Molecule: transfer RNA
Organism: Candidatus Nealsonbacteria bacterium CG03_land_8_20_14_0_80_36_12
RNA sequence: GCUGGAGUAGCUUAAUGGUAAAGCAGUGGUUUUGUAAACCACCGACGUGAGUCCGAUUCUCGCCUCCAGCU
Numbered sequence: 001g002c003u004g005g006a007g008u009a010g011c012u013u014a015a016u017g018g019u020a021a022a023g024c025a026g027u028g029g030u031u032u033u034g035u036a037a038a039c040c041a042c043c044g045a046c047g048u049g050a051g052u053c054c055g056a057u058u059c060u061c062g063c064c065u066c067c068a069g070c071u
Stems, first nucleotide, its partner, number of pairs: 001070007010024004018054001026042005047063005
């Protein structure tokens, strides 16, 4: 330099055009003599900038970061 893939919550993953879901983690509560476990609730995210569209996490382009391969 070229090609392909990935970027969503603190971490691991969903959602494949219609206002983002879950597990673990964190906080509060119930329970217990106490702790843990269990149960309930809460908190918290679409890498960035444009474009298409009534509407973009999703489609297109640029940039950034990471991974793999080729040279």